Description: The prediction has a mean pLDDT of 84. A computed fold for an 87-nucleotide RNA from a Dehalococcoidia bacterium, annotated as c-di-GMP-I-GGC riboswitch aptamer. Taxonomically the source falls in Dehalococcoidia (Bacteria, Bacillati, Chloroflexota).
RNA sequence: UGCGAAAAAGGCAAACCCGCUGAAAGGCGGGGGCGCAAAGCCACAGGUCUAAGGUUCUUGAGAACUAUGAUGGCUGGGUUGCCACAG
Numbered sequence: 001u002g003c004g005a006a007a008a009a010g011g012c013a014a015a016c017c018c019g020c021u022g023a024a025a026g027g028c029g030g031g032g033g034c035g036c037a038a039a040g041c042c043a044c045a046g047g048u049c050u051a052a053g054g055u056u057c058u059u060g061a062g063a064a065c066u067a068u069g070a071u072g073g074c075u076g077g078g079u080u081g082c083c084a085c086a087g
Stems, first nucleotide, its partner, number of pairs: 001086002004083001011036002016031006034073001040079003044076003047071003053066005
């Protein structure tokens, strides 16, 4: 510098259950282990989820739209790095 077939040290932790938190999506902690070679980090671009607040409609009940909320275990991009292999 390239690469992730096999292996190994170490690491992360889906569903589900319990607790806390949030309007929700979701997040955090414990158990758990489906998987992961960046499933480390960053919401920059796209996607997706939610709709408290706001706007519009509506007799009412309610409905539609909307991110400033969320997702890095949806994709791209940026950035850092372990081990093995090859040079």